[in-house]
RNA sequence: CAAAAGUUAGCUCAUUUGGUAGAGCGAUCGACUCAUAAUCGAUUAGUAGUAGGUUCGAUUCCUGCACUUUUGACCA
Repeated sequence: CAAAAGUUAGCUCAUUUGGUAGAGCGAUCGACUCAUAAUCGAUUAGUAGUAGGUUCGAUUCCUGCACUUUUGACCA
């Protein structure tokens, strides 16, 4: 530099014809226990990378940019 894939909750990830986004883990509180862990219940939390476009309506479709990963090329 090129191509491909990816960016959604604190972390890891879901989300099928476009119709106001969920799970597990974590954290907090409570129950249970002599106590801790485990277990159970509840709570917590998202401008869906960013800027635009299309649309009545966009996480979803289109474009630019940023970042991450992989592969390749170039230089050494």
This is a predicted structure of a 76-nucleotide RNA (transfer RNA) from Cyanosarcina radialis HA8281-LM2. Taxonomically the source falls in Cyanosarcina radialis (Bacteria, Bacillati, Cyanophyceae, Oscillatoriophycideae). Its Rfam family is "tRNA".